Predicted 3D model of an 81-nucleotide RNA (c-di-GMP-I riboswitch aptamer) from a Candidatus Rokuibacteriota bacterium. NCBI's taxonomy places the organism under Bacteria, Bacteria candidate phyla, Candidatus Rokuibacteriota. It was read from a public genome assembly, where an Rfam model found it. Rfam family: c-di-GMP-I riboswitch aptamer. From the family's description: GEMM was predicted in a large-scale screen for bacterial structured RNA regulatory elements. Its mean pLDDT, the model's own confidence on a scale to 100, is 84. The model forms 95% of the base pairs in the Rfam consensus.

RNA sequence: CUCCGCUAAGAGCAAACCCGUCGCGAGACGGGGACGCAAAGCCACGGGUCAGCAAGCGAGCCUGACAGCCGGGCUACCGAA
Numbered sequence: 001c002u003c004c005g006c007u008a009a010g011a012g013c014a015a016a017c018c019c020g021u022c023g024c025g026a027g028a029c030g031g032g033g034a035c036g037c038a039a040a041g042c043c044a045c046g047g048g049u050c051a052g053c054a055a056g057c058g059a060g061c062c063u064g065a066c067a068g069c070c071g072g073g074c075u076a077c078c079g080a081a
Base pairs, nucleotide, nucleotide: 004079005078012037013036017032018031019030020029021028022027035068041074042073043072045071046070047069048066049065050064051063052061053060
């Protein structure tokens, strides 16, 4: 340094739910709150799911959302085997 992820140590993030705001909506942001997370840090490239529009036979979108659905890419604290 790479792979890997036990033990700790110092840290970190924040599910559901509640309040407020934005949005047609999925959902996002802020505050509270912790189910959990060794990348639960970032990225919409692939698959998937959801919403919107359209269609109603099939098929869709040079629409959007979800990174805590999976895969992938980039970066990263500590250091056993």